[in-house]
RNA sequence: GCGUGCGUAGCUCAAUUGGUAGAGCGCUCGUCUUAUACACGAGUGGUUCCAGGUUCAAGUCCUGGCGCACGCA
Numbered sequence: 001g002c003g004u005g006c007g008u009a010g011c012u013c014a015a016u017u018g019g020u021a022g023a024g025c026g027c028u029c030g031u032c033u034u035a036u037a038c039a040c041g042a043g044u045g046g047u048u049c050c051a052g053g054u055u056c057a058a059g060u061c062c063u064g065g066c067g068c069a070c071g072c073a
Stems, first nucleotide, its partner, number of pairs: 001072007010025004019056001026044006049065005
């Protein structure tokens, strides 16, 4: 340099055919305990990497850019 894949919550990942962005862990509070942990209950979470385009509607489709991984040279 070329090709392929990926980029979503603090972390690991979902999101079906384009139609309300979710789960687990974490964090906070409460119950329990002499206390901590465990357990249980409640709460807390987002500029979906950036900029455009298509569409009534984009995490999803298209274009360009950035970053990471792998392959080829």
The RNA shown here (transfer RNA) has 73 nucleotides and comes from a Candidatus Vogelbacteria bacterium. The coordinates come from a structure-prediction model, not an experiment, and the mean pLDDT is 81. Rfam family: tRNA. It is annotated as a transfer RNA. About the family: Transfer RNA (tRNA) molecules are approximately 80 nucleotides in length. The source organism's lineage runs through Bacteria, Bacteria candidate phyla and Candidatus Vogeliibacteriota. The sequence was found in a public genome assembly.